This is a predicted structure of a 136-nucleotide RNA (SAM riboswitch aptamer (S box leader)) from a Nocardioidaceae bacterium. The sequence was found by an Rfam model in a public genome assembly.
[in-house]
RNA sequence: AACUCAUCAAGAGGGGCAGAGGGAACGGCCCGGUGAAGCCCCGGCAACCCGCCAGAGAGCACGUAAACACACACGUACGCGCUGGCUCGGUGCCAAGUCCGACUCGUGGCGAGAGCCGUCUCGAGAAAGAUGAGAA
Repeated sequence: AACUCAUCAAGAGGGGCAGAGGGAACGGCCCGGUGAAGCCCCGGCAACCCGCCAGAGAGCACGUAAACACACACGUACGCGCUGGCUCGGUGCCAAGUCCGACUCGUGGCGAGAGCCGUCUCGAGAAAGAUGAGAA
């Protein structure tokens, strides 16, 4: 690299070095000498993972439970899960919706325009991508 799952309309920038590119790729449209990429420092956002705190309830599990099993009921210390919060840790991120589109389906408008076709609007989905966690 490839595989699985989750999320992607919110949020968050200053300084130094550097000196022409950057926004994944293609088409657009943008950003950029009032300084791009990259590197460094500091700051911030967020809450995926780790950790901690609180709560609810009964999905799992366990207990009440005693021949056995199942169902129901009740309970919740430990554990999984759920909800909310915190943030010294591991990542990530800090122009524009993942900047928009590209493929499929639907929708409405335009074209001489019922159908096909072309083009545009809007909606849904996919693909691709990004990030995290996992697996290998």
Record summary
Model confidence (mean pLDDT): 77 of 100.